The prediction has a mean pLDDT of 85.
A computed fold for a 90-nucleotide RNA from a Candidatus Competibacteraceae bacterium, annotated as c-di-GMP-I-GGC riboswitch aptamer.
């Protein structure tokens, strides 16, 4: 520097359930293992999700619904960046 077939020191932990936070998406802790060779870290690019707040529309309406959005979320959606364990090859 490249690679992840096998093995090993080991690591992480989906869904579900419980508690807390949040308007929500979702997050944190516990439990639990579907999976993971970066399932470590970072929202830079694309994407997806939410929309209490803001704007617009339908509407008799301050009911209800729909659309857009500031912003937020996802790193276990893809790309990228950074750091790194074990093993193998050169």
């Nucleotide at each position: 520097u490249c690679c992840g077939a096998a093995a090993a020191a080991g690591g992480c932990a989906a869904a579900g359930c419980c508690g807390c936070c949040g308007a929500a998406a979702g997050g944190c802790g516990g439990u639990g293992a579907c999976g993971c060779a970066a399932a470590a870290u970072c929202a830079c690019c694309g994407g997806u999700c939410u929309a209490a707040g803001g704007g617009g529309c339908u509407g008799c309406a301050g009911a209800a619904g729909c659309c857009c959005u500031a912003a937020g979320a996802c790193a276990g959606c893809g790309g990228g960046a950074u750091c790194g364990c074990c093993g193998g090859a050169a």